[in-house]
Context: one part of a larger RNA
Molecule: small-subunit ribosomal RNA, 3' major domain
Organism: uncultured bacterium
RNA sequence: UGACGGGGACCCGCACAAGCGGUGGAGCAUGUGGUUUAAUUCGAAGCAACGCGAAGAACCUUACCAGGCCUUGACAUGCCCUCUAUGAUUUCCAGAAAUGGAUUUCUUCACUUCGGGUGGGAGGAGCACAGGUGCUGCAUGGCUGUCGUCAGCUCGUGUCGUGAGAUGUUGGGUUAAGUCCCGCAACGAGCGCAACCCUCAUCAUUAGUUGCCAUCAGGUUAUGCUGGGCACUUUAAUGAAACUGCCGGUGAUAAACCGGAGGAAGGCGAGGACGACGUCAAGUCACCAUGGCCCUUACGGCCUGGGCUACACACGUGCUACAAUGGUGGUGACAAUGGGAUGCAAUACAGUGAUGUGGAGCCAACCCCUAAAAACCAUCUCAGUUCGGAUUGUUCUCUGCAACUCGAGAACAUGAAGCUGGAAUCGCUAGUAAUCGCGGAUCAGAAUGCCGCGGUGAAUACGUUCCCGGGUCU
Numbered sequence: 001u002g003a004c005g006g007g008g009a010c011c012c013g014c015a016c017a018a019g020c021g022g023u024g025g026a027g028c029a030u031g032u033g034g035u036u037u038a039a040u041u042c043g044a045a046g047c048a049a050c051g052c053g054a055a056g057a058a059c060c061u062u063a064c065c066a067g068g069c070c071u072u073g074a075c076a077u078g079c080c081c082u083c084u085a086u087g088a089u090u091u092c093c094a095g096a097a098a099u100g101g102a103u104u105u106c107u108u109c110a111c112u113u114c115g116g117g118u119g120g121g122a123g124g125a126g127c128a129c130a131g132g133u134g135c136u137g138c139a140u141g142g143c144u145g146u147c148g149u150c151a152g153c154u155c156g157u158g159u160c161g162u163g164a165g166a167u168g169u170u171g172g173g174u175u176a177a178g179u180c181c182c183g184c185a186a187c188g189a190g191c192g193c194a195a196c197c198c199u200c201a202u203c204a205u206u207a208g209u210u211g212c213c214a215u216c217a218g219g220u221u222a223u224g225c226u227g228g229g230c231a232c233u234u235u236a237a238u239g240a241a242a243c244u245g246c247c248g249g250u251g252a253u254a255a256a257c258c259g260g261a262g263g264a265a266g267g268c269g270a271g272g273a274c275g276a277c278g279u280c281a282a283g284u285c286a287c288c289a290u291g292g293c294c295c296u297u298a299c300g301g302c303c304u305g306g307g308c309u310a311c312a313c314a315c316g317u318g319c320u321a322c323a324a325u326g327g328u329g330g331u332g333a334c335a336a337u338g339g340g341a342u343g344c345a346a347u348a349c350a351g352u353g354a355u356g357u358g359g360a361g362c363c364a365a366c367c368c369c370u371a372a373a374a375a376c377c378a379u380c381u382c383a384g385u386u387c388g389g390a391u392u393g394u395u396c397u398c399u400g401c402a403a404c405u406c407g408a409g410a411a412c413a414u415g416a417a418g419c420u421g422g423a424a425u426c427g428c429u430a431g432u433a434a435u436c437g438c439g440g441a442u443c444a445g446a447a448u449g450c451c452g453c454g455g456u457g458a459a460u461a462c463g464u465u466c467c468c469g470g471g472u473c474u
Base pairs, nucleotide, nucleotide: 007474008473009472010471011470012469013468015464016463019428020427021426022425023424026320027319028318029317030316031315032314033313034311035310042053043052064306065305066304067303068302069301070300073129077128078127079126080124081123082122083121084120087106088105091102092101093100094099109119110118111117112116131295132294134293135292136291140289141288142284143283144282145280147278152191153190154189155188156187157186158167159166160165171182172181173180197272198271199270200269202240203239204238205237206236207235208234211230212229213228216227217226218225243266246260247259248258249257250256322421326380327379328378329377330376331375339368340367343362344361348357349356350355387418392413393412394411395410396409397408398407434456435455436454437453438452439451440450
C1' cells in the first nucleotide's frame, strides 16, 4: 500500500423481510455424471458446467467404431515425361458402396515465325510438398464469461515524507452515480457515470396506395363493394415537447429533497444498445488464425454399415398433471410481431382425421391470415372420476434414395404413476409475476428448447436486526 476479520460506523441490491407463483414427490422431454459398449466422438465443471458449443445426429452432418479401399493424395503451387482439347451424357458387368472394367450420343483448340513453343486440360513415375476436429488455452492473437452497469480506476504539476508512499480521491451535506454543492496544500486533467444513439408514450407538418371511411352519391341478402374524399385511424420522414422550467415548504443563502399546479408524460418518463482500470495462468488450439511438438502407405483421404439415441442408477433445466376459478360439447367476440418463389397457398371436392386432388391470388400495408384464454348455453357432481394422459396394440398420413436400429403426425382401442409434494431451494416490485395463444431462426422432415409478439392481468414492500453479494471511511 493492499487483502482479510465470527472489529466498528454509514450506504445499496428481489439480499432478507412482506407477498405471489414454482422446483424438490409423479409421468415424460432434454442435458450431465456414472455404468455399459467395437464405438457410445470431443469440449464445458461452484456462483460464472449441466434445453451449454448444437439456430435442429435416420444417410450426410461426424470428428467415434467395424469392415472394404487410396497413397503427390479429396484440396494448392512448382519441377520432369507422354498425349491433345475439353465438357456433358446413355447403357452394361463385378461390388455393400467407394472403386474397377466395357460402352453410346452430343459438343470439340487459342496464339503461332509451321521446326516447335506458349497458354489451357488429361494421364503417368518420382520429388519438393499437401493433409491432420492430433497435443499444448499454462507459449499466443481474436472472441467471450464473471465480479458488475458495481462506482469506481488513474495521471500531470505542486506540496509533505530519508523512503515505500501520501495528498488530490479524505471531511459536512446530497445523488442511481467520484452526481452535484460547500470546505480543504492542493490545482487541474483522463478512462468510467450521465448525455449524445434506437424503440415506446403526446402533438404538429409533409405524403395518401396496397391503408382508412366522417360527410355526399350509387348498389347489395351482406361487406369500403363502387364513384368520390384524405377528415379520422394508420404508415414513415421531419420537427415540437420535460428543463426541478413554475409555485410553496425544508435546507447552509448551496447542492438537493418534499408537496402542488399545468401537462400525453415529472423529477433518470419506460425499455434497449452501451460494460472503466483490472480479477479468475477463468473459457475456447473443435469458429477462425497461430508458435512449438507429433503422424506422413497414416494420427491423412474415400465408402458401406453401426454409434453419438445404450440403461440397475444419481443430479440439473423444463413440459404435462393431480382437477369444479375445472373437464367435455356447442355458440360467426377481440390481437401483434414475423415469414413466403425448389415458396405461402384461399375457395371447392374426397377423407372421422393426419392429409390428398386440383389450384384463384401473392415477389406482398394487396394474397396466404380464422388466435387462445375470455363470454354465453348445456352437461358432469367430488370419484383415481367424463381428472390425468404415460405405456402398449392395430391401421394409416407426410418428408425423404432410405424412417429396423432412430423421425414427426392421425384415427380407433388401451388407460400407468399422480389426490399439491420431506429437508431444502428458485424467480419476480407493474402492464411486472402468473396465465393464454401466435410468429420466427435452424430446417427435406424432426421443439416441451431458444429468440420474439400480443391478449387477460394481480398481491406485497413495516423496515434494514439477521442470511448473501457489493461500495466508502476507520